Description:
The prediction has a mean pLDDT of 77. This is a predicted structure of a 322-nucleotide RNA (Bacterial RNase P class A).

RNA sequence: UCGGCGGACCGUUCUAUCGCCCGGGAAACCGGGAGGAAAGUCCGGACAGGACAGAGCACCGCACUGCGGAAAGCGCAGAUAGGCGAAAGCUUAUGGGGGUUGUAACAGAAAAGAACCGCCGCGCCAGCGGUAAGGGUGAAAACGGGAGGCAAGAGCUCCCGCGUAUGUACGGCGACAUACAUACGGUACAUACCUGCGGCCUGCAAGGCCAUAUAUACCGGCAGUUAAGGGCGGCUCGUCCGUGCCGGGGGGUAGGCUGCAUCAGAUAAAUGAUAGAAGCUCCUUGCGAGUACAGAAUCCGGCUUACAGGCCCGCCUCAAAA
Numbered sequence: 001u002c003g004g005c006g007g008a009c010c011g012u013u014c015u016a017u018c019g020c021c022c023g024g025g026a027a028a029c030c031g032g033g034a035g036g037a038a039a040g041u042c043c044g045g046a047c048a049g050g051a052c053a054g055a056g057c058a059c060c061g062c063a064c065u066g067c068g069g070a071a072a073g074c075g076c077a078g079a080u081a082g083g084c085g086a087a088a089g090c091u092u093a094u095g096g097g098g099g100u101u102g103u104a105a106c107a108g109a110a111a112a113g114a115a116c117c118g119c120c121g122c123g124c125c126a127g128c129g130g131u132a133a134g135g136g137u138g139a140a141a142a143c144g145g146g147a148g149g150c151a152a153g154a155g156c157u158c159c160c161g162c163g164u165a166u167g168u169a170c171g172g173c174g175a176c177a178u179a180c181a182u183a184c185g186g187u188a189c190a191u192a193c194c195u196g197c198g199g200c201c202u203g204c205a206a207g208g209c210c211a212u213a214u215a216u217a218c219c220g221g222c223a224g225u226u227a228a229g230g231g232c233g234g235c236u237c238g239u240c241c242g243u244g245c246c247g248g249g250g251g252g253u254a255g256g257c258u259g260c261a262u263c264a265g266a267u268a269a270a271u272g273a274u275a276g277a278a279g280c281u282c283c284u285u286g287c288g289a290g291u292a293c294a295g296a297a298u299c300c301g302g303c304u305u306a307c308a309g310g311c312c313c314g315c316c317u318c319a320a321a322a
Stems, first nucleotide, its partner, number of pairs: 001320001003316005009310002012278007020033005035293001039304002042302005047203004059199005064078005079094006095194002101190004116135002118131005143161006162185008171176001207258004216249001218248006229241004279291004283286001
């Protein structure tokens, strides 16, 4: 140099012409007009409505340590164990608890108080007993290596080591780590159970306001029937109720306003198009091609996903070249 790892960022610019949305202005005109993710709508909130005396149980979520944070399936730094890489570094898991609860497929005698082969003792044999050294099965076989010991063996004993628990000392805020001592060595994983913290439900299509659709509780006025009828114990008139029309009224459909802006802010949504330069990348080097992902919809804090190309900072050195 090439390559790799971690972190932070940019992510087209200018001019001309023609337009779009919002605000201001009498007008000319002036000012403003997408993103790092505006995305997915995954988590947490603000805000809003509903529910609700207080407390508890149940249910759900989260769970190593410290710090930050309103909170979060959030961030930063760290711990222990495992995995990947030559390294820089990346990545996964992690509260307590293992209950006289469960599971451990296949293989294997046996998957937790194990005897198939082998070894040893007894026995004429059949067999009985001892044995976890060795073999075999398995993902996993009853702490590893050595020595002693023994009939043969065995943590049975000893030395070294490993692991677990407890105690002490030392370091650390802490998870934890190091050393020493004592005890222990019957595996692994998981559910029950326990502890701490958090959690009502629905979401801006929330919610509020205006409102002469239609029908209409109720109130008032007018009228007196090709707009029904009924009561006043028969009939007529009359009268009352009802009915018809008009007005009021409440509620509310269509629709509108608001919620909604700190100079984007609509109500289905503006932020654009064309041309010419410039920049950058690529190669087939020229009248060349390309210039990403993507488009606000109440607002914030996160997470995740997409992204042409470029830039900066720190770090690594297995191999190759010089």